The prediction has a mean pLDDT of 87. The part of an RNA shown here (small-subunit ribosomal RNA, central domain) has 350 nucleotides and comes from Ormosia emarginata. The organism belongs to Ormosia, within Eukaryota. It matches the Rfam family "Bacterial small subunit ribosomal RNA". Gene Ontology terms of the family: ribosome and structural constituent of ribosome.
Context: one part of a larger RNA
RNA sequence: CUGGGUGUAAAACAUCUGUAGGUGGCUUUUUAAGUUCGUUGUCAAACAUUAGGGCUCAACCUUGGACAGGCGGUGGAAACUACCAAACUGGAGUAGGGUAGGGGCAAAGGGAAUUUUCAGUGGAGUGGUGAAAUGCAUAGAGAUCGAAAAGAUCACCAACAACGAAAGUACUCUGCUAGACCUACACUGACACUAAGAGAUGAAAGCUAGGUAAGUGAAUGGGACUAGAUACCCCAGUAGUCCUAGCCGUAAACAAUGGAUACUAGGCGCUAUGCGUAUCGACCCAUGCAAUGUUGUAGCUAACAUGUUAAGUAUCCUGCCUGGGGAGUACGUUCACAAGAAUGAAAAUC
Numbered sequence: 001c002u003g004g005g006u007g008u009a010a011a012a013c014a015u016c017u018g019u020a021g022g023u024g025g026c027u028u029u030u031u032a033a034g035u036u037c038g039u040u041g042u043c044a045a046a047c048a049u050u051a052g053g054g055c056u057c058a059a060c061c062u063u064g065g066a067c068a069g070g071c072g073g074u075g076g077a078a079a080c081u082a083c084c085a086a087a088c089u090g091g092a093g094u095a096g097g098g099u100a101g102g103g104g105c106a107a108a109g110g111g112a113a114u115u116u117u118c119a120g121u122g123g124a125g126u127g128g129u130g131a132a133a134u135g136c137a138u139a140g141a142g143a144u145c146g147a148a149a150a151g152a153u154c155a156c157c158a159a160c161a162a163c164g165a166a167a168g169u170a171c172u173c174u175g176c177u178a179g180a181c182c183u184a185c186a187c188u189g190a191c192a193c194u195a196a197g198a199g200a201u202g203a204a205a206g207c208u209a210g211g212u213a214a215g216u217g218a219a220u221g222g223g224a225c226u227a228g229a230u231a232c233c234c235c236a237g238u239a240g241u242c243c244u245a246g247c248c249g250u251a252a253a254c255a256a257u258g259g260a261u262a263c264u265a266g267g268c269g270c271u272a273u274g275c276g277u278a279u280c281g282a283c284c285c286a287u288g289c290a291a292u293g294u295u296g297u298a299g300c301u302a303a304c305a306u307g308u309u310a311a312g313u314a315u316c317c318u319g320c321c322u323g324g325g326g327a328g329u330a331c332g333u334u335c336a337c338a339a340g341a342a343u344g345a346a347a348a349u350c
Stems, first nucleotide, its partner, number of pairs: 003322004007304002012318001014201004021194003025088001027086002031082001033081002035077009049065006091191001092188003096183004103177004108172002110154001114150005120144002125136002162169002206247006215241002220236004258317006266295004271290001273288002276285001299306001323350002332343004
């Protein structure tokens, strides 16, 4: 390499869009490239193989023959793949009518709490801990009450719920905007699936420039604990956290489970919706489709588990794996302001 694999043993790219490529519904026609059936040429001899022969046998020598296979020529077949032409509606999509939603972007408004400042009352502690101390406080703290400012966050509702490709998304309202599902079946007529390269998005931390700064808080200082304590606990506290414009491109980016299609027992929920039934109406009951859970049969699995949301049965396409450690390291290259990211070995060793 092949084979075999890829939830947990090595292995599914963080997610999506999409180019080349690979694969592709149903009916009829054409061609004959693949396919298939004949026939024919050639693939030197030797070697190998087979039936014989010759050395007493064998090795050895020698005569004749043949299969398979490769590359061509030629003549048929037309089911399948492909090609040509035409048609279809089930896949896919467009338009119509509805529905739900923390989907996205922007703007406006609001509340509790916290901290600070100012003013009043008041007068000795407060704060913190396992216990303390550092800290704050007669220059009036803490407590309480009134006013003001600032920044960040958004209790209850809240769910096993909802939406989004993923990251993620929740105070309220408005504007713009994207997708999904249901229904009806009007239109297009295979327009589809996957996807190397490529592109886009991508938590937190970090970086650049400017702003903002209440709380929190790496670093740092102090107090404790301790044999020590560069920690856990306490008092402070810078960067950061927030906003704007860029960069970075990584996470246990997890369901540790790539995408698409079809098929294969059920039970119990829940979300959106259709139809029937019921009713004044809402429930209830039965059923369809889509999403999301739980339990479980067959099957599968090394077991755990999974089980119509498969890890079952099949098909198509892609990524990846091949003993441990060395090592996601070195070197080289590309990208990045940097930090670093991507690609990615070997020796020696067990």